Description: Bacterial RNase P class A from a Hyphomicrobiales bacterium, 384 nucleotides, folded computationally. The prediction has a mean pLDDT of 76. The sequence was found by an Rfam model in a public genome assembly. Lineage of the source: Bacteria > Pseudomonadati > Pseudomonadota > Alphaproteobacteria > Hyphomicrobiales.
RNA sequence: CCAGUCGGCUGGACGGCCGCUCCUUCACGGGAGAGGAAAGUCCGGGCUCCAUGGAGACACGGCGCCGGAUAACGUCCGGCGGGGGCGACCCCAGGGAAAGCGCCACAGAGAACGAACCGCCUUGGAUCCGUCCGAGGUAAGGGUGAAAAGGUGCGGUAAGAGCGCACCGGGCUUCCAGUAAUGGAGGCCGCAUGGCAAGCCCCGCCGGGAGCAAGACCGAAUAGGGGUGACGAGGUGCGGGAAACCGCGCCGGGCCUGUCUUCCUGGCCGUCACCCGGGUUGGUUGCUUGAGGCCAUCGGUAACGAUGGUCCCAGAGGAAUGGCCGUCACGUGCGGGUGCAAGCCCGCGCCAUACAGAACCCGGCUUACAGGCCGACUGGCGCU
Numbered sequence: 001c002c003a004g005u006c007g008g009c010u011g012g013a014c015g016g017c018c019g020c021u022c023c024u025u026c027a028c029g030g031g032a033g034a035g036g037a038a039a040g041u042c043c044g045g046g047c048u049c050c051a052u053g054g055a056g057a058c059a060c061g062g063c064g065c066c067g068g069a070u071a072a073c074g075u076c077c078g079g080c081g082g083g084g085g086c087g088a089c090c091c092c093a094g095g096g097a098a099a100g101c102g103c104c105a106c107a108g109a110g111a112a113c114g115a116a117c118c119g120c121c122u123u124g125g126a127u128c129c130g131u132c133c134g135a136g137g138u139a140a141g142g143g144u145g146a147a148a149a150g151g152u153g154c155g156g157u158a159a160g161a162g163c164g165c166a167c168c169g170g171g172c173u174u175c176c177a178g179u180a181a182u183g184g185a186g187g188c189c190g191c192a193u194g195g196c197a198a199g200c201c202c203c204g205c206c207g208g209g210a211g212c213a214a215g216a217c218c219g220a221a222u223a224g225g226g227g228u229g230a231c232g233a234g235g236u237g238c239g240g241g242a243a244a245c246c247g248c249g250c251c252g253g254g255c256c257u258g259u260c261u262u263c264c265u266g267g268c269c270g271u272c273a274c275c276c277g278g279g280u281u282g283g284u285u286g287c288u289u290g291a292g293g294c295c296a297u298c299g300g301u302a303a304c305g306a307u308g309g310u311c312c313c314a315g316a317g318g319a320a321u322g323g324c325c326g327u328c329a330c331g332u333g334c335g336g337g338u339g340c341a342a343g344c345c346c347g348c349g350c351c352a353u354a355c356a357g358a359a360c361c362c363g364g365c366u367u368a369c370a371g372g373c374c375g376a377c378u379g380g381c382g383c384u
Stems, first nucleotide, its partner, number of pairs: 001380010012328007020033005035355001039366002042364005047211004051265001053263006060207005065079005080094001081092004095202002100200002102196003117142002119138008150168006169191001170189008215285004225276007234251007253269004292311008331350008
């Protein structure tokens, strides 16, 4: 200097005039006012309600190597194993295929337990001497394919084959290191056990539901409404009543946010269909002090945690933070100067710039992003 990998920051500033929302003050006045993703609504929670909790099962959903962090997670950190890359680094829905079912198109002889298309070897017969028909052996060579009876080499054989041997791979086993996943070393065994589970499934672990349009309060009603029809609810005690029946209590029955069963406590109770009709579209609250931000120190490889200090940093309600002017910065077009070049300086003009706007809050993930800046590492070239 070029190319690449990983991480971080920023993504405008100043002044003037007018305007908006919230907080505070008796008032004057003072203070604050969109994001790194506010986005997607994909996860996890805080919080609210379902009546009030416990136990079990099922459905449904999620995760899946080991260890750790966290309020928790499908997140994050560190390792192990596998794959890609010269490398820095990047990627992996990473338990089980001998529990069962299912799939592997086409091509190919043959796609999971067996096979032989071309070929090789031995041999019988025929022969137009080119070859053809048959028997036996074979899976090393070739072909098809994503994948074809472990791989490479040597020996052996009629020709071949783990047939034998060495190494690699595989199974079993012992020791060592490590918290562990795993790794290393040794011994024995020639050793058939394809792939897919982001196919169903099996195993282990975790999980109630609904959601701020949750919820609470105030206000509001010829109104705790009226009519018609069908069904129905029982037993018992007390009171009222002439009776029909009405009120209260107990037993029984049904219901109370995935379904079922069970335990404890509590609450509610005629059901269905049709017709007429009143209110509810209002106000207050939830609503911003938080698993909060920043700084320092300590612990830890790190994620993160502890301690101390400091700060208050939107709360709208169809939705506020905007409009105008001037200047500067970044960027850019043209011209000029300087310089080997990179670059720097001057003048004139353009531009005010990317993705994009809170809505109960927080921790993540995913997606979008013009331009600019910083750091570390890897490879290559050159100089010293």